Transfer RNA from a Phycisphaerales bacterium, 72 nucleotides, folded computationally. It matches the Rfam family "tRNA". It is annotated as a transfer RNA.
RNA sequence: GCCGCCGUAGCACAACGGUAGUGCACCGUAUUUGUAAUGCGGGGGUUGUCGGUUCAAAUCCGACCGGCGGCU
Numbered sequence: 001g002c003c004g005c006c007g008u009a010g011c012a013c014a015a016c017g018g019u020a021g022u023g024c025a026c027c028g029u030a031u032u033u034g035u036a037a038u039g040c041g042g043g044g045g046u047u048g049u050c051g052g053u054u055c056a057a058a059u060c061c062g063a064c065c066g067g068c069g070g071c072u
Stems, first nucleotide, its partner, number of pairs: 001071007010024004018055001026042005048064005
C1' cells in the first nucleotide's frame, strides 16, 4: 500500500428497513438474627463519526476514525 471482518448500555452479546432487547453488573424492595443466594421492580443507549438512499435506517450505500486478521 491492497483486501476482508468487527464497532449497539459499565461488561459480554442479540435485534426480516417499521417502539433498540437479553444476561451479568448497578440501585430499590421482599425473604433472613445478619450476609450470601433467590424472587419482584427500577435506572442506564445521539447503535464509532459525517453524509446519502427511503415515508421510515442499528440494519442498505459512500467516506472517514478505531480494533483484529490476511496479502504484498
The coordinates come from a structure-prediction model, not an experiment, and the mean pLDDT is 81. The source organism's lineage runs through Bacteria, Pseudomonadati, Planctomycetota, Phycisphaerae and Phycisphaerales.